[in-house]
Order: sequence, then C1' cells, then structure tokens
RNA sequence: GGGCGGGUAGCUCAAUCUGGUGAGAGCAUCGGCUUCACAUGCCGAAGGUCGUAGGUUCAAAUCCUACCCCGCCCACCA
Repeated sequence: GGGCGGGUAGCUCAAUCUGGUGAGAGCAUCGGCUUCACAUGCCGAAGGUCGUAGGUUCAAAUCCUACCCCGCCCACCA
C1' cells in the first nucleotide's frame, strides 16, 4: 500500500441482507418482595446522540462516501 471482518447500554452481543411502531437481550448496577440474615428465586427501574463527519431519502443503527480505531490475510521492503 491492497483486501476482508468488526465498532450498538458498564461488559458480551442481536437487529443491518429487506430503511418505517418507543433501539433490544443476557450479565452487571439500583429498588422492592421472599429470609432471623445471606444466597437463590420473583417483580420493577435506570442506563444509548448505534465509532466520527457528510450525502441520499418524507424517514437512516440499517443505503452511499470519506476518515478514525481494533483484528486477520496479502503485497512491498534486502
């Protein structure tokens, strides 16, 4: 330098192919119930400018472009 994959909640990941209801799950956190107490279990809550910036569109996490970061492969390098 070229190609491919990934970036979404504190963590691990769905949703993207096929744009459209309020962006979800598990774990973690907080509150409640249960217990003498703890654990387990049950119920609930909070937590997101979907990597950044632009474009297309009535409408973008999703499509297009550029860039940033992480990983893998190839090439260059004598």

A computed fold for a 78-nucleotide RNA from a Pseudomonadota bacterium, annotated as transfer RNA. Taxonomically the source falls in Pseudomonadota (Bacteria, Pseudomonadati). Its Rfam family is "tRNA". It is annotated as a transfer RNA. The coordinates come from a structure-prediction model, not an experiment, and the mean pLDDT is 81.